[in-house]
Context: one part of a larger RNA
RNA sequence: CGCUGCAAAUUUGAGGAAGCCUGUCCUUAGUACGAGAGGACCGGGAUGGACACACCUCUGGUGUAUCGGUUGUUCACGCCAGUGGCAUCGCUGGGUAGCUAAGUGUGGAAGAGAUAACCGCUGAAAGCAUCUAAGCGGGAAACUCGUUUCAAGAUGAGAUCUGCCGGGGCCUCGAGCCCCCUGAAGAGUCGUUCUAGACCAGGACGUUGAUAGGUCGGGUGUGGAAGCGCAGUAAUGCGUUAAGCUAACCGAUACUAAUUGCUCGUGCGG
Numbered sequence: 001c002g003c004u005g006c007a008a009a010u011u012u013g014a015g016g017a018a019g020c021c022u023g024u025c026c027u028u029a030g031u032a033c034g035a036g037a038g039g040a041c042c043g044g045g046a047u048g049g050a051c052a053c054a055c056c057u058c059u060g061g062u063g064u065a066u067c068g069g070u071u072g073u074u075c076a077c078g079c080c081a082g083u084g085g086c087a088u089c090g091c092u093g094g095g096u097a098g099c100u101a102a103g104u105g106u107g108g109a110a111g112a113g114a115u116a117a118c119c120g121c122u123g124a125a126a127g128c129a130u131c132u133a134a135g136c137g138g139g140a141a142a143c144u145c146g147u148u149u150c151a152a153g154a155u156g157a158g159a160u161c162u163g164c165c166g167g168g169g170c171c172u173c174g175a176g177c178c179c180c181c182u183g184a185a186g187a188g189u190c191g192u193u194c195u196a197g198a199c200c201a202g203g204a205c206g207u208u209g210a211u212a213g214g215u216c217g218g219g220u221g222u223g224g225a226a227g228c229g230c231a232g233u234a235a236u237g238c239g240u241u242a243a244g245c246u247a248a249c250c251g252a253u254a255c256u257a258a259u260u261g262c263u264c265g266u267g268c269g270g
Base pairs, nucleotide, nucleotide: 001153005164006163007162009160010159011158015150016149017148018147021049022048023047024046025045026044027043033038051107052106053105054104055103059101060100061099062098066094067093068092069091070090071087072086074085075084076083077082111145112144113143118138119137120136121135165269166180167179168178169177170176171174181267186264187263188262189261190206191205192204193203194202211257212256213255214253215252216251217250218249221245222244227240228239229238230237231236
């Protein structure tokens, strides 16, 4: 821009894309078959491999925004104590959220249709025979559906539901011109943001408010804070004390910031 008024939402599916893999074991059954050795079709069940998709409950990894330990001829807070800075995140033991695989879950199907090679029924031409000439069956991971996904620019532009939208005048009577009013529904801009994201886009929210931060409560992690007291010459240990601290997690709470506006979109649709 189009889809023949505009808008919001929910959809149908023409068409496209993806997927389509496979082993072993048990049973049927030591049955059919076979002198024996051996050893099934068909059917039922179980469990794997590779691959794909999703997820983070579990097992782990990472986790330079979290907790602890610790070194330095060190530097700073006047000194002790206690902290902080720097040294690859100084080194190191753990670890929330998120991300993730080696972890967890799921999948390939069943079924239907029409068929290939092939197997048949009936059956002439050709008194026989013949699956074929007329006619009728069976038959494969291939084909068409079925599964997942994109999809009405499918210009053949579909469907459903809901919402919204004024008067007057003039003549040369036209898809004509002029005046006044109006600016709807809805959308955008802007802001607070996200399990969304390069930007854009998308989702949530904007005081009729829990959108983010803060605060409070909880959880999780770390592992016993500081100060004081006691014991010891001291290093240190014990008690107060499962203490203190705790990111991205879960809730609650308007304390802070989402203020107010502005712009687009018109007026019943040749």

The part of an RNA shown here (large-subunit ribosomal RNA, domain VI) has 270 nucleotides and comes from Variovorax sp. WS11. Its Rfam family is "Bacterial large subunit ribosomal RNA". Taxonomically the source falls in Variovorax (Bacteria, Pseudomonadati, Pseudomonadota, Comamonadaceae). Model confidence (mean pLDDT): 88 of 100. The full RNA is in RNAcentral, with records from ENA.